Context: one part of a larger RNA
């Protein structure tokens, strides 16, 4: 080169934006480059293979024919790709008008809890468990009133719910900001698709440095429990958890299912627009866009999927190739380190 594959067996990059590449819609002319057709030429012999021949045979020799990836040259063909023009409007975009949402980013504001503080009642128990015990309390605790702080999370709406590329987002307001989806035409006139490498994002713990710390809460310290308990249970508790800046870049980053396009039965609910009917909000029919469940051809090994595919097909990436050694070692990039990235091998079964 190649062949078969990645939902759960070995395999879809955590996501995005994009470079170089690959691939790319209707119609026309022109070119003939790729392509296809015929003619020359060249493709040494030997050697291979096929049919004869000669040594008795065979080896082994010899004569013909075939073969020989192509390559260069000429003359044609022009459907397909290509190049180069001219065009279109369906793909992809813009403009206008509406539409729904925890979609991001910063400022401020709220009320509940909960701890603490201060005072008022009040007085012996409080917690706590499986049953206790440590702790807490007569220096007045729990309770239960007023009063104040402090941080952090946003109860009910709440949804089998919306939003966004993913990670992910949930109190209220306002200011910046991104996507998305209907509805009518209007313009651009192929602008697309995907994307190695790059760049960027990107939970949770962890890092630096500075603040903050109300509750939780790794380490840690007691109580229990047990044979023993470095654990579940209880009573404390620090790092974090919170905020700014700065890094890490990982995870069952999961739908374990890249992405973008066509196509192929039905049924039923929910969302977010449009039209129409009824008619007074609710109901019915239609469509367009996203989400859910069933389900039939179909596929699958099964198990399931099944128009939001794991059907049917296309284009590009990615990535897998028998367990264990190992996602390790060694070099390299990358990190403040933690560790990340890339990624063998002996040996073994």
């Nucleotide at each position: 080169c190649u062949g078969g594959g990645c939902g759960u067996a070995a395999a879809g990059g955590g996501c995005g934006c994009g470079u170089a590449g690959g691939c790319g819609g209707g119609a026309c002319u022109g070119u003939g480059a790729g392509u296809c057709u015929g003619g020359g030429g060249u493709g040494a012999a030997a050697g291979u293979u096929c049919g004869g021949g000669g040594c008795u045979u065979a080896a082994c020799u010899u004569c013909g024919a075939a073969u020989u990836g192509g390559c260069c040259u000429u003359g044609g063909a022009u459907a397909c790709u290509g190049c180069a023009g001219u065009u279109c409007u369906u793909g992809a975009g813009u403009u206008c008008g509406g539409u729904a949402g925890a979609g991001g980013g910063a400022u401020g504001c709220g009320g509940a809890a909960u701890u603490c503080c201060u005072g008022g009642u009040g007085u012996a128990g409080c917690g706590g468990u499986g049953g206790a015990a440590u702790g807490c309390g007569u220096a007045g605790a729990u309770a239960u009133c007023a009063g104040g702080a402090a941080g952090a999370a946003c109860a009910c709406c709440g949804g089998u719910g919306g939003c966004g590329a993913a990670g992910g987002c949930g109190g209220c307001a306002u200011c910046c900001u991104g996507g998305a989806c209907c509805g009518a035409a209007a313009c651009u006139g192929a602008c697309g698709c995907u994307g190695a490498g790059g760049c960027g994002c990107g939970a949770a713990a962890g890092c630096g440095u500075g603040g903050g710390u109300a509750g939780c809460a790794a380490a840690c310290a007691g109580g229990a429990u047990u044979a023993g308990a470095u654990a579940c249970c209880c009573u404390g508790g620090u790092a974090g958890u919170c905020c700014a800046c700065g890094c890490c870049g990982u995870a069952a980053a999961c739908g374990a299912u890249g992405a973008g396009a066509a196509c192929u039965a039905g049924a039923u609910g929910u969302c977010g627009g449009g039209g129409g009917g009824a008619u007074u909000u609710g109901c019915c029919c239609u469509u367009c866009g996203g989400u859910g469940u069933c389900g039939c051809a179909g596929u699958u090994a099964a198990c399931g999927c099944a128009u939001u595919a794991a059907g049917u097909u296309c284009u590009c990436c990615g990535c897998c190739u028998g367990g264990g050694g190992a996602g390790u070692a060694c070099g390299c990039c990358g990190g403040c380190a933690a560790c990340g990235g890339u990624a063998a091998a002996a040996c073994u079964c």
The part of an RNA shown here (small-subunit ribosomal RNA, central domain) has 349 nucleotides and comes from an uncultured bacterium.